[in-house]
About this RNA
Transfer RNA from a Candidatus Methylomirabilota bacterium, 74 nucleotides, folded computationally. Lineage of the source: Bacteria > Bacteria candidate phyla > Methylomirabilota (SeqCode). Rfam family: tRNA.

């Protein structure tokens, strides 16, 4: 220089192939059960989907262009 992957809640990841309400856990917070404490249970919070532009009626998913960061290769 070239080719492959990762990039989504504080954190760990799903979803992306095949466009069509943004999800799970854990973490925070409130309630409920205990004398208290774990522990469970209910509820709640929580997001410019890495950035831009495009396509599309509609984009986290389809194209193009960058960023970082892992791995091969020259």
């Nucleotide at each position: 220089g070239c080719g492959g992957g990762a990039g989504u809640a504080g954190c760990u990841c799903a979803g992306c192939c095949c466009g069509g309400u943004a999800g799970a856990g854990c973490a925070g917070c409130g309630c409920c059960u205990u004398c208290c404490c774990a522990a469970g249970g209910c509820g709640u919070c929580g997001g410019u989907c890495g950035c831009g532009c495009g396509u599309u009626c509609a984009a986290a998913u389809c194209g193009c262009g960058u960023c970082u960061c892992c791995c091969g290769c020259u």
About this RNA: The coordinates come from a structure-prediction model, not an experiment, and the mean pLDDT is 83.